[in-house]
Background:
Predicted 3D model of a 544-nucleotide part of an RNA (large-subunit ribosomal RNA, domain I) from Agathobaculum butyriciproducens. Taxonomically the source falls in Agathobaculum (Bacteria, Bacillota, Eubacteriales, Butyricicoccaceae). Its mean pLDDT, the model's own confidence on a scale to 100, is 85.
Context: one part of a larger RNA
RNA sequence: GGCGCAAGGGGAAUGCCUUGGCACUGAGAGCCGACGAAGGACGCGACAAGCUGCGAUAAGCUACGGGGAGCCGCAAAUGGGCUUUGAUCCGUGGAUUUCCGAAUGGGGAAACCCGAUGGAGCAAUACUCCAUCAACCAUGACUGAAUACAUAGGUCAUGGUGGGGAACCGCCUGAACUGAAACAUCUAAGUAGGGCGAGGAAGAGAAAUCAACCGAGAUUCCGCUAGUAGUGGCGAGCGAACGCGGAAGAGGCCAAACCGGAGGUAGCAAUAUUUCCGGGGUUAGGACUGCAAUAUGUAACUUUAAUCUUUAACUGAAUGCUUUGGGAAGAGCAGCAAUAUAGGGUGAUAGCCCCGUAAGUGAAAAGGAUUGAGUGCUAGCAGUAUCCAGAGUACCAGCGGACACGUGAAACCCGCUGGGAAGAUGGGGGGACCAUCCUCCAAGCCUAAAUACUACUCAGUGACCGAUAGUGGAGCAGUACCGUGAGGGAAAGGUGAAAAGUACCCCGGGAGGGGAGUGAAAAAGAACCUGAAACCUUGUGCCU
Numbered sequence: 001g002g003c004g005c006a007a008g009g010g011g012a013a014u015g016c017c018u019u020g021g022c023a024c025u026g027a028g029a030g031c032c033g034a035c036g037a038a039g040g041a042c043g044c045g046a047c048a049a050g051c052u053g054c055g056a057u058a059a060g061c062u063a064c065g066g067g068g069a070g071c072c073g074c075a076a077a078u079g080g081g082c083u084u085u086g087a088u089c090c091g092u093g094g095a096u097u098u099c100c101g102a103a104u105g106g107g108g109a110a111a112c113c114c115g116a117u118g119g120a121g122c123a124a125u126a127c128u129c130c131a132u133c134a135a136c137c138a139u140g141a142c143u144g145a146a147u148a149c150a151u152a153g154g155u156c157a158u159g160g161u162g163g164g165g166a167a168c169c170g171c172c173u174g175a176a177c178u179g180a181a182a183c184a185u186c187u188a189a190g191u192a193g194g195g196c197g198a199g200g201a202a203g204a205g206a207a208a209u210c211a212a213c214c215g216a217g218a219u220u221c222c223g224c225u226a227g228u229a230g231u232g233g234c235g236a237g238c239g240a241a242c243g244c245g246g247a248a249g250a251g252g253c254c255a256a257a258c259c260g261g262a263g264g265u266a267g268c269a270a271u272a273u274u275u276c277c278g279g280g281g282u283u284a285g286g287a288c289u290g291c292a293a294u295a296u297g298u299a300a301c302u303u304u305a306a307u308c309u310u311u312a313a314c315u316g317a318a319u320g321c322u323u324u325g326g327g328a329a330g331a332g333c334a335g336c337a338a339u340a341u342a343g344g345g346u347g348a349u350a351g352c353c354c355c356g357u358a359a360g361u362g363a364a365a366a367g368g369a370u371u372g373a374g375u376g377c378u379a380g381c382a383g384u385a386u387c388c389a390g391a392g393u394a395c396c397a398g399c400g401g402a403c404a405c406g407u408g409a410a411a412c413c414c415g416c417u418g419g420g421a422a423g424a425u426g427g428g429g430g431g432a433c434c435a436u437c438c439u440c441c442a443a444g445c446c447u448a449a450a451u452a453c454u455a456c457u458c459a460g461u462g463a464c465c466g467a468u469a470g471u472g473g474a475g476c477a478g479u480a481c482c483g484u485g486a487g488g489g490a491a492a493g494g495u496g497a498a499a500a501g502u503a504c505c506c507c508g509g510g511a512g513g514g515g516a517g518u519g520a521a522a523a524a525g526a527a528c529c530u531g532a533a534a535c536c537u538u539g540u541g542c543c544u
Stems, first nucleotide, its partner, number of pairs: 001543009015529001016494002020465002022462007029454002031164002039100003042055003046078001050074002061094006070082003105114003115133007135161009168199001169197005179186001183233001209216002220247005230238002251446003254390001258279009285388003288383004297377002300375003305371007313361003319334005335352002337341001343355003395419007405431001426441005481488002501528001504515004
């Protein structure tokens, strides 16, 4: 030195575990903000660095309800307190809530600086404290230039806006990679991205709709129709509708005609015209004329009542002995409960030990839902002469967009530019266009449900993960650290049933170790469950 055997060190794989994740289901909830949010800074404890909680009333104040013996958070110890005159704790309401932040008195390098007006303390014009003071929009009032009336402007009051938020939603804007086996029309795709805005949903919505000579009867969503009809360098691709079956179901209000009132303008006046307000009325059209009459419904508001429900809680069955063991829930024997044998914990594996579970009970306060009540609103029949029924609109031309539809025979819908009607004996549509026929009534508005999503709350589930996995994050993680910055972004779990965390002695400066003690075990001693391999040693056998 090599090959074995034995024993160690080292290291942290493996096994087991789970406080954390992941995915989904069912309910709930779906906004917060000038009454100052989201998010922060700085403070607050007897001692207090961090986290949590809270805000100069500062790990808290207060009322009510629950609860019933301990409590002063994580977090030990010391000191000092509180509590059956009911604390701590849980729920509901209220109070307080520094400074920054939309940040809003002005400024500003966020958490700071400096003001004005009124008031308080005070001897005080120092100083300190309290309140108010941004901008824009709307409405109203008062003022008020050049410039006579007026207008602009100004001042005040009231109401609103502003910023944040995971996805869902509407509108505006809007790519490229890619595919076409290249590429330009086309595709990707009205996607990604950007902007604005809203709500718990949004948008759409009560036919100027379809259909086909039969008829249907707002919208939305789902399954078919159907990868059909079409469209398409007829390439790649794109891709309906009618109709049928379901979910849900709801229809309303104006403008105008007409009636009345108030005001303006012209006029001597009658009157004419115009604005606003009230009634009327809304497509089985209406006004108007005649007749009849108090029924029906309600999505608005209010209030109280009832019921249900959310936010604390409460009651809650049934087992003993022996045995092994450190420990019984294991084993043996003998019982019991079950509308409860879901689950978790307890020194190993517990229906009957604990928490729970089935079942049942419960709210002073605040919230939600449904129903009821009241108020408000809401109706018919006949006639058809006259009047009304949404105008720079419909429509046309040009150019675009959108429709499954790429300009095509290209209707329908939308936009820009230019032209520009009719008036119910009227007008739109039925895929160029015309006629016939059918059908509907544009140019005003509102509308629940069925649908989409899940930042958030509760309950539950898993042929999901089990610490290099599962969230980036099971531990004080968007931390440490890196970057000027936008941004990037970790590692790190396990003593034991219980700290019983090794008193005392010895070696040592200490670290560390040897005894002793605890413990079932210390080859569980905190560098702590198990403890593989690499790697490094010690002893020994054989070989050289």